[in-house]
RNA sequence: CCCUGCGGGAGAGACCGGCGCCGCAGCGCCGGAGCCGAAGGCGCAACCGCCCCGGAAACGCUCAGGCAAAAGGACCGCAGGGG
Numbered sequence: 001c002c003c004u005g006c007g008g009g010a011g012a013g014a015c016c017g018g019c020g021c022c023g024c025a026g027c028g029c030c031g032g033a034g035c036c037g038a039a040g041g042c043g044c045a046a047c048c049g050c051c052c053c054g055g056a057a058a059c060g061c062u063c064a065g066g067c068a069a070a071a072g073g074a075c076c077g078c079a080g081g082g083g
Stems, first nucleotide, its partner, number of pairs: 001082008015032007034067003040063001041061003047055003
């Protein structure tokens, strides 16, 4: 440095309309604007280095992703494995 497991882990509407299933609730699909940024991606470049040149953010953009739960989730802690 990488991988795996466990724990913690934010933000933003269970939005509106239409269609289907359907008794309702609920679910799925399509369309519409609104919003979030902590997978990823891109941009600036703070910063960092072996300072030729490279690496680059938690900043910015929101393409992607996300806005009930679930899942995911940068990052943190512990354990194991590999280089």